The prediction has a mean pLDDT of 76. This is a predicted complex of two RNAs, RNase P RNA and transfer RNA, with 459 nucleotides together. It holds a member of the Rfam family "Bacterial RNase P class A". Gene Ontology terms of the family: ribonuclease P activity, tRNA processing and dimeric ribonuclease P complex.
[in-house]
RNA sequence: GCAGCAGGCUGUUCCGUCGUCCUCCGCCAGUCGGCGGAGGAAGGAAAGUCCGGGCAACACAGAGCGCCAUGCUUCCUAACGGGAAGAUACCUGCGAGGGUAUAGUAGUGUAACAGAGAAUAACCGCCAUGACCUUCGUGCCAUGGCAAGGGUGAAAAGGCGAGGCAAGAGCUCACCGGUUCUGAUGGCAACAUCAGAAGCCGUACACCUGAUGGGUUGUAAGACCAUGUAUACCGGCUUUAAGGGCUGCUCGUCCGUUGCCGGGGGGUAGGUCGCAUGAUCCCGACAGCGAUGGAGGGACAAGAUAAAUGACGGGAAACGGUAUUGUUAUCUCGGGCAGAUAUAAAAACCGUACAGAACCCGGCUUACAGGCUGGCUGCAUAG
RNA sequence: GCCAUCUUAGCUCAGCAGGUAGAGCAACGCAUUCGUAACGCGUAGGUCUGGAGUUCGAACCUCCAAGAUGGCUCCA
Numbered sequence: 001g002c003a004g005c006a007g008g009c010u011g012u013u014c015c016g017u018c019g020u021c022c023u024c025c026g027c028c029a030g031u032c033g034g035c036g037g038a039g040g041a042a043g044g045a046a047a048g049u050c051c052g053g054g055c056a057a058c059a060c061a062g063a064g065c066g067c068c069a070u071g072c073u074u075c076c077u078a079a080c081g082g083g084a085a086g087a088u089a090c091c092u093g094c095g096a097g098g099g100u101a102u103a104g105u106a107g108u109g110u111a112a113c114a115g116a117g118a119a120u121a122a123c124c125g126c127c128a129u130g131a132c133c134u135u136c137g138u139g140c141c142a143u144g145g146c147a148a149g150g151g152u153g154a155a156a157a158g159g160c161g162a163g164g165c166a167a168g169a170g171c172u173c174a175c176c177g178g179u180u181c182u183g184a185u186g187g188c189a190a191c192a193u194c195a196g197a198a199g200c201c202g203u204a205c206a207c208c209u210g211a212u213g214g215g216u217u218g219u220a221a222g223a224c225c226a227u228g229u230a231u232a233c234c235g236g237c238u239u240u241a242a243g244g245g246c247u248g249c250u251c252g253u254c255c256g257u258u259g260c261c262g263g264g265g266g267g268u269a270g271g272u273c274g275c276a277u278g279a280u281c282c283c284g285a286c287a288g289c290g291a292u293g294g295a296g297g298g299a300c301a302a303g304a305u306a307a308a309u310g311a312c313g314g315g316a317a318a319c320g321g322u323a324u325u326g327u328u329a330u331c332u333c334g335g336g337c338a339g340a341u342a343u344a345a346a347a348a349c350c351g352u353a354c355a356g357a358a359c360c361c362g363g364c365u366u367a368c369a370g371g372c373u374g375g376c377u378g379c380a381u382a383g
Numbered sequence: 384g385c386c387a388u389c390u391u392a393g394c395u396c397a398g399c400a401g402g403u404a405g406a407g408c409a410a411c412g413c414a415u416u417c418g419u420a421a422c423g424c425g426u427a428g429g430u431c432u433g434g435a436g437u438u439c440g441a442a443c444c445u446c447c448a449a450g451a452u453g454g455c456u457c458c459a
Stems, first nucleotide, its partner, number of pairs: 001379005007373004012316007020041009043354001047365002050363005055218004062251004067214004072086005087102006103209002107207005123150002125146006132139001133137001158176002161173003177201002179198008222273004231264001233263005243255003266458002280299004286293002318352005328342005333336001384455007393408004402439001410426004432448005
């Protein structure tokens, strides 16, 4: 220099004119309100609503079954299915790196097609024994042994060599791979390394077993005020109640003791609170590899409800693109006022994202023009 | 704002503890009829909303994205 990897931060600015929402103050009006001034007014994702919490109601919430989620270790956190640092295995990249998985194995099930066979493996094949024959064989039939070879498949009974055998086989042995157990050392731990023992040796997924967590519904929760009306009609259930308490079932408990539930009808479609001081934000000594914690100091910062935060015009900065002018270097042969490639600089034009709070926080995921920044890798190369 | 369900042939829907996708109507062809319809016989048409992942294998399981539909206010 080129190409990349994984992080962190940021995500325009100024002026003019006209407007929108909220709060406070002043004046007018004194019923609604009007005018003026000052201050404040979107995001890193406000998004998807995928997790976790706060808060609220239901009994501040119970039991059992079912259902759902998670799944190595240690830590962080209010909490989490999130994050940090690590462990092991596999896949992928030359590499920096990236991705996936990980409780238990006692039991059960499935593995289409192909194939003899998908786990009590004999189709071809190899071997033994016995019988058969106008044929004495590399024949044929029966019985039995064999997982070494073939072929099928995503997957075929650890690999490989020797011994052994009728032929074979962890049948035995050496080496290699794995599993389990024991001990030592290191580590908080997952685990690693070393030594020894056991021939213990198929794969994947699911069910299952066990552990941990989850009561349900969501601010349209819910609390209060105001306005206004008719429970006409239909269906179901009920007199030891039914039914309800926002859950799929059962129990328990509470309400309920002549109504209850569903449909349908009637009324109102207004306001206040919830709702902005909070696991809050900014700086941050110090602790920690890190996520994170945090002494101390400072700040108060949108709150709409058909829903405000905008529109128009003019500049500025940064980056990118377009073609032109044109500088320098290299290469080519046709050797010229040549052509090609790369490139510095200046002006002009064009472009500059994704996206809009709706109770609030912590995460995850997704979308995104660009810019800044420390680190690392590969290749080439100069001193 | 919150919650739930769905997306498969032109249309309406099946398909389910994963094994290679069907039905009815519509379309097209044949047959029938003087001709048409119906009936009968046959044919074509699908990358199961899109993209990743798990798996030997995905419409089905997991994640992300897109689209569609439905429900939820107050009073007695």